[in-house]
C1' cells in the first nucleotide's frame, strides 16, 4: 500500500432484512437465614462503532471513514 474478519448491554456473546433486539455472567432491590454464602423472584442496563445509500421496512444489504486482529508485499 493490497486482501479478508471483527465491533451488538459493565463483561463474553447470539441474533444475517419484518412483531418489544436477547441469553449467560457481573452490579440493584427484594425473598428466605440469629447472620453470611448459596439459592428463589424482580426490575433496570442498549444512539447494535459513526455518516450516506438501496428498501414499504436496516443491527441484517451496498458505499465510504473510525478502531482491534490477522495475511501479503
Nucleotide at each position: 500500500g493490497c486482501c479478508g474478519g471483527c465491533g451488538u448491554a459493565g463483561c463474553u456473546c447470539a441474533g444475517u432484512g419484518g412483531u418489544u433486539a436477547g441469553a449467560g455472567c457481573a452490579a440493584a432491590a427484594u425473598c428466605u437465614u440469629c447472620a453470611u454464602a448459596a439459592g428463589g423472584u424482580u426490575g433496570a442496563g442498549g444512539u447494535c462503532g459513526g455518516a450516506g445509500g438501496u428498501u414499504c421496512a436496516a443491527u441484517u444489504c451496498c458505499u465510504c471513514c473510525c478502531g482491534c486482529c490477522g495475511g501479503c508485499a

RNAcentral holds the sequence, with entries from ENA.
Predicted 3D model of a 73-nucleotide RNA (transfer RNA) from a bacterium.